[in-house]
Context: one part of a larger RNA
């Protein structure tokens, strides 16, 4: 290579935008380059097949035939595919109205709580555990009142509820702002799908510079448990957590399930919105289109479990997969301030 696969057995890229480039709806007309199809050269000898003949047979040897699935070149064919030119309107995009949302930026504001300071009342405790002690209090704590600072996250509403590509988003308000839903079918007229490379987003930790610091807390100290306790319990506590602006570029970055598009039982929650339907007022009721669970039939599965939100049933393009260890490791190589991080073996081994 040929196949075979990728939820959980090796394997889906953390997400997106989007170049090449691969694939692409319906009609017509044309061409005829892929495709079919027919004449002609051309495929050497020798071998391989058929057929006869020659050595006493066969090996082997001769003569003749066939075949070479291919290459050129010419005449046809026109269903499919590619080209060209003209059109449709379901794909896809736009317009127009209508609501829904923790989508993103940015600025400001609120109220509860902890800590902390001042001041009052008050007196011997208080904290904390499995039990204690460190630890804080007669320099007046804990508790309570009343006033002040200044940080961080926003109780209830909160929902297998919403939103967003993911990562993720949660008091409230104004400004800027990104997308998807529905419904109108009015305009474009395939203007689409993927997508190596490439670009760009990307929790938490961590990294540089400058800010800030209530609470929490690796680190580090005591205390205590234990045979020991570099642990788990407890008092402390420092980077950190937060802001800005530049970096890293990784996660069990999960659905362990790439992406897009048709098809292929149903029952039942619930978000968004349209229609019928009702004293035209909201419910319920019935029907549609988007989400989002649950549950189940076909099929699929190694089972488990999936099952209109596929793991079914097909197609089209992109990652990745090829026994355990060695190893996601060396050495190069790119990036990175650094910690790394991406690319990615072999030798041995079992």
């Nucleotide at each position: 290579u040929u196949g075979g696969g990728c939820g959980u057995a090796a394997a889906g890229a953390g997400c997106g935008c989007g170049u090449a480039g691969g694939u692409g709806g319906u009609u017509c007309a044309u061409u005829a380059a892929g495709u079919c199809u027919g004449g002609u050269g051309u495929g050497a000898a020798a071998g391989c097949c058929c057929u006869c003949a020659g050595c006493u047979u066969a090996a082997c040897u001769g003569a003749g035939g066939a075949a070479g699935u291919g290459c050129a070149u010419u005449g046809g064919a026109u269903a499919c595919u590619g080209g060209u030119g003209a059109g449709c309107u379901u794909g896809a995009g736009u317009a127009u109205g209508a609501g829904a949302g923790a989508g993103g930026a940015u600025u400001g504001u609120g109220g509860a709580a902890u800590u902390c300071c001042c001041g009052g009342u008050g007196u011997a405790g208080c904290g904390g555990u499995g039990a204690a002690a460190u630890g804080c209090g007669u320099a007046g704590a804990u508790a309570u009142c009343a006033g002040g600072a200044g940080g961080a996250a926003c109780a209830c509403c909160g929902g297998u509820g919403g939103c967003g590509a993911a990562g993720g988003c949660g008091g409230c308000a104004a400004u800027c702002u990104g997308g998807a839903u529905c419904a109108u079918a009015a305009c474009u007229g395939a203007c689409a799908c993927u997508g190596a490379g490439g670009c760009g987003c990307g929790a938490a930790a961590g990294c540089g510079u400058g800010g800030g610091u209530a609470g929490c807390a690796a680190a580090c100290a005591g205390g205590a448990u234990u045979a020991g306790a570099u642990a788990c319990c407890c008092u402390g506590g420092u980077a950190g957590u937060c802001c800005a602006c530049g970096c890293c570029g990784u996660a069990a970055a999960c659905g362990a399930u790439g992406g897009a598009u048709g098809c292929u039982a149903g029952g039942u929650g619930u978000u968004g919105c349209a229609g019928g339907c009702u004293u035209c007022a909201a419910c319920c009721c019935c029907u549609g289109c988007a989400g989002u669970g649950c549950c189940g039939u076909a099929g699929c599965u190694a089972a488990c479990g999936c099952a209109u939100u596929a793991a079914g049933c097909a197609u089209c393009c992109c990652g990745c997969c090829u026994g355990g260890g060695g190893a996601g490791u060396a050495c190069g190589g790119u990036c990175g301030c650094a910690a790394g991080a991406c690319u990615a073996a072999a030798a041995c081994u079992c």
The prediction has a mean pLDDT of 86. This is a predicted structure of a 350-nucleotide part of an RNA (small-subunit ribosomal RNA, central domain) from a metagenome. The full RNA is in RNAcentral, with records from SILVA. It matches the Rfam family "Bacterial small subunit ribosomal RNA". Gene Ontology terms of the family: ribosome and structural constituent of ribosome.